[in-house]
RNA sequence: GCCGAUAACGGCAAACCCGCCGAAAGGCGGAGACGCAAAGCUACGGGCCUAAAGCGCAGCAUGGGAUUGCGCCACGGCAGCCGGGCCGCCGGAA
Repeated sequence: GCCGAUAACGGCAAACCCGCCGAAAGGCGGAGACGCAAAGCUACGGGCCUAAAGCGCAGCAUGGGAUUGCGCCACGGCAGCCGGGCCGCCGGAA
C1' cells in the first nucleotide's frame, strides 16, 4: 500500500415509541437494534426529499390588498443513495 476473521480492544445505531426544535423535509436528546470496517468528518459533483419565502396560473373577491388551490423553484435538508475530498482503530491470509 492492498485487503477485511465467526479474532481482540472497542465503536456507531435503521424502524417503532417518547420529548424538544422546524412550515416541511429533517435535526437533537432518550429509549431501541435493522444493519455498518469508515454507518467518522465534509453538501464539492450527481441523485433524492421538502417548498416556508418568491414567481406563475386559476378560484373567490376586487380600488389595492388579503385568502384558497395547483404548478415551478433551495438560499432548507439527506454523508445509513453513489462518487470525490479529509482523518482514523485492529490485524487474518497473501

The prediction has a mean pLDDT of 85. c-di-GMP-I-GGC riboswitch aptamer from Synergistaceae bacterium UBA6083, 94 nucleotides, folded computationally. NCBI's taxonomy places the organism under Bacteria, Synergistota, Synergistia, Synergistales, Synergistaceae.